[in-house]
RNAcentral holds the sequence, with entries from ENA. This is a predicted structure of a 75-nucleotide RNA (transfer RNA) from a Promethearchaeota archaeon. Lineage of the source: Archaea > Promethearchaeati > Promethearchaeota. Its Rfam family is "tRNA". By type it is a transfer RNA. Rfam's curators write: Transfer RNA (tRNA) molecules are approximately 80 nucleotides in length. Its mean pLDDT, the model's own confidence on a scale to 100, is 82.
RNA sequence: AGGCCCGUGGCCUAGUCUGGAUGGGGCGGCAGCCUCCUAAGCUGAAGAUCGGGGGUUCAAUUCCCCCCGGGCCUG
Numbered sequence: 001a002g003g004c005c006c007g008u009g010g011c012c013u014a015g016u017c018u019g020g021a022u023g024g025g026g027c028g029g030c031a032g033c034c035u036c037c038u039a040a041g042c043u044g045a046a047g048a049u050c051g052g053g054g055g056u057u058c059a060a061u062u063c064c065c066c067c068c069g070g071g072c073c074u075g
Base pairs, nucleotide, nucleotide: 001074002073003072004071005070006069007068010027011026012025013024020058030044031043032042033041051067052066053065054064055063
């Protein structure tokens, strides 16, 4: 330098191919119930610029372009 893959709450992960309204799940943290207390169990609420910018579109996490970061391969 070129090619491919990945980037989604604090952590992990699905959704993207085939665009559609309020982005789902697990763990963790918080509050409550239960308990003599804790753990376990149950309930609830919170937490996301979907890496950044631009484009297309009525509408973008999803499609296109550029950039940033990480990994692998080629030279």